Annotation: A computed fold for a 1510-nucleotide RNA from a Pseudomonadota bacterium, annotated as small-subunit ribosomal RNA. Its mean pLDDT, the model's own confidence on a scale to 100, is 84. RNAcentral holds the sequence, with entries from ENA. NCBI's taxonomy places the organism under Bacteria, Pseudomonadati, Pseudomonadota.
RNA sequence: UUUGCGGAGAGUUUGAUCCUGGCUCAGGAUGAACGCUAGCGGCGUGCCUAAUACAUGCAAGUCGAACGGGGAGGUCUUGUAGCAAUACGAGGCCUCCUAGUGGCGAACGGGUGAGUAACGCGUGGGUGACCUGCCCCAAAGAGGGGGAUAACAGCCCGAAAGGGCUGCUAAUACCCCAUGUGGUCAACGGGUUUAGAAGCCGUUGACUAAAGGAGCAAUCCGCUUUGGGAGGGGCCCGCGUCCCAUCAGGUAGUUGGUAGGGUAACGGCCUACCAAGCCGAUGACGGGUAGGGGGCCUGAGAGGGUGGCCCCCCACAAUGGCACUGAAACACGGGCCAUACACCUACGGGUGGCAGCAGUAGGGAAUAUUGGACAAUGGGCGAAAGCCUGAUCCAGCAACGCCGCGUGCGCGAUGAAGGCCUUCGGGUCGUAAAGCGCUUUUCUGGGAGAUGAGCAAGGACAGUAUCCCAGGAAUAAGUCUCGGCUAACUACGUGCCAGCAGCCGCGGUAAAACGUAGGAGGCGAGCGUUAUCCGGAUUCACUGGGCGUAAAGCGCGUGUAGGCGGUUCGACAAGUUGGGCGUGAAAGCUCCCGGCUCAACUGGGAGAGGCCGUCCAAUACUGUCGGGCUAGAGGAAGGGAGAGGGAGGUGGAAUUCCCGGUGUAGCGGUGAAAUGCGUAGAUAUCGGGAGGAACACCAGUGGCGAAGGCGGCCUCCUGGCCCUUUCCUGACGCUCAGACGCGAAAGCUAGGGGAGCAAACGGGAUUAGAGACCCCGGUAGUCCUAGCCGUAAACGAUGCGAACUGGGCGUGGGUGGAUUAAAACCCAUCCGUGCCGAAGCUAACGCGAUAAGUUCGCCGCCUGGGGACUACGGCCGCAAGGUUAAAACUCAAAGGAAUUGACGGGGGCCCGCACAAGCAGCGGAGCGUGUGGUUUAAUUCGAUGAUACACGAAGAACCUUACCCGGGCUUGACAUGCAGGUGGUAGGGAGCCGAAAGGUGACCGACCCGCAAGGGAGCCUGCACAGGUGUUGCAUGGCUGUCGUCAGCUCGUGUCGUGAGAUGUUCGGUUAAGUCCGCUAACGAGCGCAACCCUCGCCGUAUGUUACAUGUGUCAUACGGGACUGCCGGUUUAGUGCCGGAGGAAGGUGGGGAUGACGUCAAGUCAGCAUGGCCUUUAUAUCCUGGGCUACACACACGCUACAAUGGCCGGUACAAUGGGUAGCGAAGCCGCGAGGCGGAGCCAAUCCUCAAAGUUGGUCUCAGUUCAGAUUGUAGGCUGCAACUCGCCUGCAUGAAGAUGGAGUUGCUAGUAACCGCAGGUCAGCUAUACUGCGGUGAAUACGUUCCCGGGCCUUGUACACACCGCCCGUCACACCAUGGGAGUCAGUUGCUCCAGAAGUGGCUGCGCCAACCCGCAAGGGAGGCAGGCCCCCAAGGAGUGACUGGUGACUGGGGUGAAGUCGUAACAAGGUAGCCGUAGGGGAACCUGCGGCUGGAUCACCUCCUUU
Repeated sequence: UUUGCGGAGAGUUUGAUCCUGGCUCAGGAUGAACGCUAGCGGCGUGCCUAAUACAUGCAAGUCGAACGGGGAGGUCUUGUAGCAAUACGAGGCCUCCUAGUGGCGAACGGGUGAGUAACGCGUGGGUGACCUGCCCCAAAGAGGGGGAUAACAGCCCGAAAGGGCUGCUAAUACCCCAUGUGGUCAACGGGUUUAGAAGCCGUUGACUAAAGGAGCAAUCCGCUUUGGGAGGGGCCCGCGUCCCAUCAGGUAGUUGGUAGGGUAACGGCCUACCAAGCCGAUGACGGGUAGGGGGCCUGAGAGGGUGGCCCCCCACAAUGGCACUGAAACACGGGCCAUACACCUACGGGUGGCAGCAGUAGGGAAUAUUGGACAAUGGGCGAAAGCCUGAUCCAGCAACGCCGCGUGCGCGAUGAAGGCCUUCGGGUCGUAAAGCGCUUUUCUGGGAGAUGAGCAAGGACAGUAUCCCAGGAAUAAGUCUCGGCUAACUACGUGCCAGCAGCCGCGGUAAAACGUAGGAGGCGAGCGUUAUCCGGAUUCACUGGGCGUAAAGCGCGUGUAGGCGGUUCGACAAGUUGGGCGUGAAAGCUCCCGGCUCAACUGGGAGAGGCCGUCCAAUACUGUCGGGCUAGAGGAAGGGAGAGGGAGGUGGAAUUCCCGGUGUAGCGGUGAAAUGCGUAGAUAUCGGGAGGAACACCAGUGGCGAAGGCGGCCUCCUGGCCCUUUCCUGACGCUCAGACGCGAAAGCUAGGGGAGCAAACGGGAUUAGAGACCCCGGUAGUCCUAGCCGUAAACGAUGCGAACUGGGCGUGGGUGGAUUAAAACCCAUCCGUGCCGAAGCUAACGCGAUAAGUUCGCCGCCUGGGGACUACGGCCGCAAGGUUAAAACUCAAAGGAAUUGACGGGGGCCCGCACAAGCAGCGGAGCGUGUGGUUUAAUUCGAUGAUACACGAAGAACCUUACCCGGGCUUGACAUGCAGGUGGUAGGGAGCCGAAAGGUGACCGACCCGCAAGGGAGCCUGCACAGGUGUUGCAUGGCUGUCGUCAGCUCGUGUCGUGAGAUGUUCGGUUAAGUCCGCUAACGAGCGCAACCCUCGCCGUAUGUUACAUGUGUCAUACGGGACUGCCGGUUUAGUGCCGGAGGAAGGUGGGGAUGACGUCAAGUCAGCAUGGCCUUUAUAUCCUGGGCUACACACACGCUACAAUGGCCGGUACAAUGGGUAGCGAAGCCGCGAGGCGGAGCCAAUCCUCAAAGUUGGUCUCAGUUCAGAUUGUAGGCUGCAACUCGCCUGCAUGAAGAUGGAGUUGCUAGUAACCGCAGGUCAGCUAUACUGCGGUGAAUACGUUCCCGGGCCUUGUACACACCGCCCGUCACACCAUGGGAGUCAGUUGCUCCAGAAGUGGCUGCGCCAACCCGCAAGGGAGGCAGGCCCCCAAGGAGUGACUGGUGACUGGGGUGAAGUCGUAACAAGGUAGCCGUAGGGGAACCUGCGGCUGGAUCACCUCCUUU
């Protein structure tokens, strides 16, 4: 430089983040099945389940040229009968057929995968240990003889299948003799080769062959012996070949030898004898599963999965056993026996084996025709013709798969109709259709018509493929999906229902997720679903992972096997590397070329197929052998420190107990108490004694040890370590599966001991309970000796060894140097032990020469959570228990670190009428009002902790009014449009009916425009529509409450962090304030704070209607000024500010108001208004009468009035402000006790109207249910209104209830405030207003202070919370369902051992019965040889017994999992309210509690040490 090949992720844990980690998806594939659908062709494929059972047919025969017969036909000869034709016989010849004898084949081809974990398969070798019919080559040969037997005939038995006896006969059937090229065997000799001779050569001896047929013949086909070849096979070996170690020991023909037998052949293959071996953690033996390979699928590859079709090998043929024949079988369509099953039967007995091709039943989700042909290819036989061939070639069925084609093409906008949606404008289906033109693959009809066939004839397929003509867009589109992943959206229906779903998850009235429709997307004669495999999954990690905290380092050591191993020289060449050769079948795969129109499919060539074998070469590295070295390791010598271990002795302090003394009423204990002890003298105190256990101070992130662990002092015994010297050995090393040893506490056994402490236990408290925490007692135990146990948060949650990689500061032990009088400090170095940190690593936290950095060696361990530190089994233990260690089932997570919040019965700082300090109340009474509840025909509706409850209501007798009863009305009480009608019309309306609404109705009676006709308005009818205080505030707008007038909430840029995020906003001061200042990886900015606005307070100026008053400025209006820490002092970082002072009407925000950040509460309101959706339409609309909202056993909330003397009553008397008024306020005057009436001046208002009260002054009452209080009730009146019965207000007189300061608890308020006092207004005809909104009058007390309650702000800490503590969450119990362990047993399967019995059959022995061949013999007969029979060994099924393993089931029982709102408690998460957790022991309804030892993965405060800076 070129070429080729080449690896994609996503969803889901969280409020968010990073990591770990599982689950799930997108891809490809299939011998498939299921759902919907379906036009054609080509090529393939098609019982994966019951190796279940099979009806029927076919699947292996052939040869007459091996043989004797038989049959048929022809021909010839001949006999008899006949005239003859002809018939019946005999014989010869020819042709054809053939049951039997004989030969060859039937061991191939075809099927299946049950068994088999094996030399079965694959690959490479060996056979000097072997065989081989038919075929090929070569050599030699075939002479002589013999006896039978089927067929056949006769007789007999049997239902049949079949059989028996007698007689006849042939051969290429059988037998004997001869010959012996040869072959075989034995003995001997020779040399060669080899790891080893049975190989080769020679001599001698013995044994050993044969068949004929055809043809006129030539000759051909056969036959015998031997050698060779080809092809085929047997046997042996190296290597490879699934899971379980919860299978760890197995084995008696077992391992070897000798001899023999057997085989084609080696061999314990078999037998006898001898020996005692052999296999095994490199996994024997056992169990489970499975035919193996070429290949196929997937994958970037490595790998994983698989073994259907095709090819090779193996195994099997109903199940089990056995041999025979043969070249080869222990034989699928042969035999014998046993068993099961099925069939036939005359009941005596027989017959059968589709895992050949079709086919049937059955099983199953599921898998085809009882087809054609030997035309081709191949096979068997034959000399051949030929016959046979369900091998094969074809056809049929099936979208089962792959491939190809089509269902038309062009033009066509009124963008038709119709559907769907719509914001009603339109959009979309959509050039889609219609319509016009064109084409004919396919289809239909007609015609022609193959290749495949070779020298000729002969074609199942097939009148098929193909070609030609004609016809006509004609015959041909579905399926899945549309929330994200993932491409494609709307409407309606439904309303946690029905349903969907691969994961996450959708559905509870606006569902793009369910169902339907329209539309869209994907693929397309298919499309989806299910199942299975690979992929993604680097999620078993060889390529290519991890183990401090996520799962994961054995508690620690010694050490075996194994793995790994310093330096140098030499040799070898095992590993390693290179090359050659052989092999790696074909098919398949890749590339190239070709054949079917293309493709699928298929032909040819090449390549790859990493392995294996062998030869040669190389020698760096590893290895092996040999020689050296000293840096690893060890030893020696000299020093050193130490709670290292074991044993013996010894000391003092303290607790307790005992004795004695002093002494008296308590002691003890707690949050507070009580139990307990004490007048029989305790506690306290002094003296004496006893006993046990532990060793204060020293003491220290000091020391020692492998870990557990080790602490007074002395002695003895003993292990390890460090330093110095560099003397010795010479790699002796590192690690370590098994193994062995050690191993805190608790616990166990036996014997001691027992002071204190203390599970259990008893008692007292606490508490709802208290099986606890607290207290008083107290036994095991704690201690010793001997022996078990073998576990801990046995932790640095960090295996051991080695090497390398900047520093700084401590501390322990040595050595050297320098220094010193001697030291110390100092420098260097080795070994330990800490802290902080560079690089680097890490998900982060963090680690950082004591690594969690960079590397090497070895070991251990992990693979989602739960189930489960479990069950079963094994091993160990006296027991408790330990160790090893699953599965079913279930979940879509479980986790680690860090982030932001929230929270804490965590910490720090700060604020608020938050507490405290005060004042007045509420909670008790009566009444008013609201609410709950109850009641009712209705008591309309809403508001419901704070943030509902004198709230919506700033006015419910009717109205209001939404509710109830009843009566009406239906285009409507109200709006708009369209169409039609209407002049005595619209409208008014006496009277009558009626509760009213409404109905009827004499009579009266219109308007605008226009020249007219007519039109408009009104009214009537009809159609669209109106209407709804019906529903949803969880569909909304707007508005509002609350946190909170709290000081906060954010952004841009930059920086830091992988990221969420952080920084800024933290920190030090300061403030009412994120107010300001300083510092600062931040610098700025926005919304908030403050200020700007209004009002009140002071002053000035201007103006002066109605005010006051007669010229002022009280007052009113308007505009200005004034306050800014400006000035002084102190203090501070000398910054911000704070404190004090002066001046000033006012001083540090002067008082008050308006103003409410980002947001929270799905807060409130569909009934104020608006509004989407839904619902209703002679009613849920609308009108009317009456009733209700006013009910009343109760409960709560907000108030009023009181309970009295700081008061009540009576009389006199003083002083406001805000406001309101024409359908209004209403004066004076007069009447009435009064409410009120008459009256009407004045006022659209600084003009008129509207008495302020508490106060003050005088009098009276004198502590009482009163001259307090006023409820309730009676009665007489007044006012408003159509109307005061339900249900108004006011007045007079009379009546005179509860109540005597209010339990627990609780509210408001920090100054012109609270408290007390009245006045006005809105709503309104009137008023149930004591409410609300304002106004003025009088006018306090207290704040030490921030510990506590409540709320809030900032920083920090912990967290298992994030719906955020009203959070989360644990266990028992109860119920339902599911899987599972144990279980008296019981059932079944597999299997070991022992014994019994033993078919068929091989072998051995026997063989008195029987027998033709050969021998002897004239013969009879005998012999040799053989047969039946018998006996024996072996042995299948079977039987009996006893074990093992596996599975099913089982009363009962154990725990586990899951389930919507069940019960009891509150264990854990915050210091979780007793820090939690680990091991162990005891106890308890349960979570748990307690003891002992351990851990920090504990908060908080203080102290110590260390580090950082100086």